[in-house]
Model confidence (mean pLDDT): 79 of 100.
A computed fold for a 97-nucleotide RNA, annotated as TPP riboswitch aptamer (THI element).
C1' cells in the first nucleotide's frame, strides 16, 4: 500500500508417510536423515465463506537415496459449527521501503 475478516470458549473433523543404521526369524521398538503446520503428540491442522482431510489413485508428468518430494488430475465429487465479543472510521495477515 492491500484486504474483510479476527480472537476466545465448547463440540466436532483429521492425517501420520520415504529412507539409512542398531536389535530381531517375521512383527516391532530404538535411534539418525528427507518433506512438512504436524510423520502418535494431552501436539499440529481443520470446521460449511469448508484444498484440513478422504476418494479418483495400484493415476500421469517430474526430480529423489526413496516417499503424495513437486506439479497436474482440480473449484472434480465428498468432507466436520455453534456461541459470543470485536472490526469494517482499516485489525489479523501480506507486500514494498
Nucleotide at each position: 500500500a492491500u484486504c474483510a475478516c479476527g480472537u476466545a470458549a465448547u463440540a466436532g473433523g483429521g492425517g501420520c508417510g520415504c529412507c539409512g543404521c542398531g536389535u530381531a526369524g517375521c512383527a516391532a521398538c530404538g535411534u539418525g536423515g528427507c518433506u512438512g503446520a504436524g510423520a502418535g503428540g494431552a501436539a499440529c491442522c481443520c470446521u460449511u465463506g469448508g484444498a484440513a482431510c478422504c476418494u479418483g489413485c495400484u493415476c500421469c508428468g517430474g526430480a529423489u537415496a526413496a516417499u503424495g518430494c513437486c506439479g497436474g488430475c482440480g473449484a472434480a465429487g465428498g468432507a466436520a459449527a455453534u456461541u459470543a465479543c470485536g472490526a469494517a472510521c482499516g485489525a489479523a495477515g501480506u507486500c514494498u521501503c